Predicted 3D model of a 266-nucleotide part of an RNA (large-subunit ribosomal RNA, domain VI) from a metagenome. The full RNA is in RNAcentral, with records from SILVA. Its Rfam family is "Bacterial large subunit ribosomal RNA". Rfam links the family to the GO terms ribosome and structural constituent of ribosome. Model confidence (mean pLDDT): 88 of 100.
[in-house]
Context: one part of a larger RNA
C1' cells in the first nucleotide's frame, strides 16, 4: 500500500516446513519343522542405544560481591570493630536465572491408493492363462494421520462485537480539506519479551517497577556486654546477625500533565 467504511478479538486451512532410526532379551515354545544337530513364522511384553523437544521437582555445574572464614598490606589516632587493594586475594557454602552430567516425553497405531510380487474368475485360443473386460492381497516408500507456520491463498476467506452524526469549500463528484467516534499510537513504569524494533503487563478508577514490611531460601550463632581462662580461646545473651534476583502485602517514590493519528462507506 492492497484486501470497496473504520476498528478489536477469535478463527478456517489452500499451501509450506518439521518428524520418520534401530538393537537385545523374555513369553508363545524347546512348540511347528528336523534322524539329529539345531530351531522358527504369526502374536504379545520388557529393557536399551543414537537422535530430537521441553523443563529445572531431584542430582550436579555456574552463580564478579549473598553469607562466613582467612593471608599480606594501607587507612579509619590506638584496642576492639571495620573499609580499600591483592585473579572475585584465597577458601567453604549458596537463592533466582541459565544449564546437562539431570528429569519428562517423542518416532507410532489406524485408514486409503499402490510397487515388485502373490491370487480369484476368465476368454481371445473348446485346453491352459493373475488380464484382454472384471475382482482381491501386498512395503520403513506415496496420500492421510502427529507438530509448527500459514488469507499478499491479489482466489486477499469466515465469525462475533464496537463506531457511525458533523463542519467548510467548489470543479458539484465515487471530490477536497478540517474536527471527531470506536480504536490506536506517541510518552512513561516494567518483563514470563528482547540486538534495535517487535511481543506481553501496567499507567493513580493503579500493586507495573523500586522502597518498606512479612515470609521463603541461603549463610551459620553478628556486634556489644557478662562469665571462665595468665593467654590463645571458649561459654551465655543467640537457630543469632546479615542477605541479589523468589512469594505475598503496602501508594512511600516513579508511571504526572499531555500530544498525535484515526470512518463518513460506487
Nucleotide at each position: 500500500c492492497g484486501u470497496a467504511a473504520g476498528a478489536a478479538a477469535c478463527u478456517u486451512g489452500a499451501g509450506g516446513a518439521a518428524a520418520c532410526c534401530u538393537g537385545u532379551c523374555c513369553c508363545u515354545a524347546g512348540u511347528a519343522c528336523g534322524a539329529g544337530a539345531g530351531g522358527a513364522c504369526c502374536g504379545g511384553g520388557a529393557c536399551g542405544g543414537a537422535c530430537g523437544a521441553a523443563c529445572c521437582u531431584c542430582u550436579g555445574g555456574u552463580g564478579u560481591g549473598c553469607c562466613a572464614g582467612u593471608u599480606g598490606u594501607u587507612c579509619c589516632a590506638c584496642c576492639a570493630g571495620g573499609a580499600g587493594c591483592a585473579c572475585c586475594u584465597c577458601u567453604g557454602g549458596u537463592u533466582a536465572g541459565c544449564u546437562a552430567c539431570g528429569u519428562u516425553c517423542g518416532g507410532a497405531a489406524g485408514g486409503g491408493a499402490u510397487a515388485a510380487c502373490c491370487g480369484c474368475u476368465g476368454a481371445a485360443a473348446g485346453c491352459a492363462u493373475c488380464u484382454a473386460a472384471g475382482c482381491g492381497g501386498g512395503a520403513a516408500g506415496c496420500c492421510u494421520g502427529u507438530u509448527c507456520c500459514a488469507a499478499g491463498a491479489u482466489g486477499a476467506g469466515g465469525u462475533u462485537u464496537c463506531u457511525c452524526a458533523c463542519c467548510a469549500c467548489c470543479u458539484a463528484g465515487c471530490g477536497u480539506g478540517g474536527u471527531u467516534a470506536a480504536g490506536g499510537c506517541c510518552c512513561c513504569c516494567c518483563a514470563c519479551a528482547g540486538a534495535c524494533c517487535a511481543u506481553g503487563g501496567g499507567g493513580u478508577u493503579g500493586a507495573u517497577a523500586g522502597g518498606c514490611c512479612a515470609g521463603a531460601a541461603c549463610u551459620g550463632u553478628a556486634a556489644g556486654c557478662a562469665c571462665a581462662g595468665c593467654a590463645a580461646u571458649g561459654u551465655g545473651u543467640u537457630c543469632a546477625g546479615g542477605u541479589g534476583a523468589c512469594u505475598g502485602g503496602u501508594a512511600c517514590u516513579a508511571a504526572u500533565c499531555g500530544g498525535c493519528c484515526g470512518a463518513g462507506g460506487a